SAM riboswitch aptamer (S box leader) from uncultured Cetobacterium sp., 93 nucleotides, folded computationally.

RNA sequence: CUUAUCAUGAGAAGUGGAGGGACAGGCCCUAUGAAACUUCAGCAACCGGUUUUAACACGGUGCUAAAUCCUACAGAGAUAUCUGAAAGAUAAG
Numbered sequence: 001c002u003u004a005u006c007a008u009g010a011g012a013a014g015u016g017g018a019g020g021g022a023c024a025g026g027c028c029c030u031a032u033g034a035a036a037c038u039u040c041a042g043c044a045a046c047c048g049g050u051u052u053u054a055a056c057a058c059g060g061u062g063c064u065a066a067a068u069c070c071u072a073c074a075g076a077g078a079u080a081u082c083u084g085a086a087a088g089a090u091a092a093g
Stems, first nucleotide, its partner, number of pairs: 001093006011040005019029003024071003041064003046060003049056002068087001073084004
């Protein structure tokens, strides 16, 4: 850079000791313990593998608060709301 997906799903323990949710605004989480690291467990099924071509969950990733937490830009609409885009994340190339 290209393509696909992003309203489903799935957390405990140890170390650690104040931040975290990408950015901005909001709204949240957090000393009843944040980030990070380790161990174990789980979810999912993108690639590989097996194979009855639809399953398995064996290997490579990924993920396990809140819709990608919401909004931002454009359009419709009635303030609610809806659709699309952008940005971001992940996978494969």
The prediction has a mean pLDDT of 85. The sequence is in RNAcentral, with records from MGnify. The source organism's lineage runs through Bacteria, Fusobacteriota, Fusobacteriales, Fusobacteriaceae and Cetobacterium.